Transfer RNA from Nephromyces sp. ex Molgula occidentalis, 74 nucleotides, folded computationally. It matches the Rfam family "tRNA". Rfam classes the family as a transfer RNA. It is recorded under the gene name trnG-ACC. Lineage of the source: Eukaryota > Sar > Alveolata > Aconoidasida > Nephromyces. The RNAcentral record of the sequence draws on ENA. The prediction has a mean pLDDT of 80.

RNA sequence: GUGAAUAUAGUUCAAUAAGGUAGAAUAGAAUUUUACCAAAAUUAAGGUUACGCGUUCAAGUCGCGUUAUUCACA
Numbered sequence: 001g002u003g004a005a006u007a008u009a010g011u012u013c014a015a016u017a018a019g020g021u022a023g024a025a026u027a028g029a030a031u032u033u034u035a036c037c038a039a040a041a042u043u044a045a046g047g048u049u050a051c052g053c054g055u056u057c058a059a060g061u062c063g064c065g066u067u068a069u070u071c072a073c074a
Stems, first nucleotide, its partner, number of pairs: 001073007010026004020057001029043004050066005
């Protein structure tokens, strides 16, 4: 330099086929239980879906560009 893949909660990952309320586990927080801790139970919070533009009534999802990482080729 060329091609491909990946980017979503603090962390690990779903949701993409066929556009339609952004979820789970875990970590952290609060409460209950206990003499205390741990464990357990309950509750709430936590997200510009890497960054932009476009298409659409509606985009995590489709198109284009950029960035980062990984792989292959040269």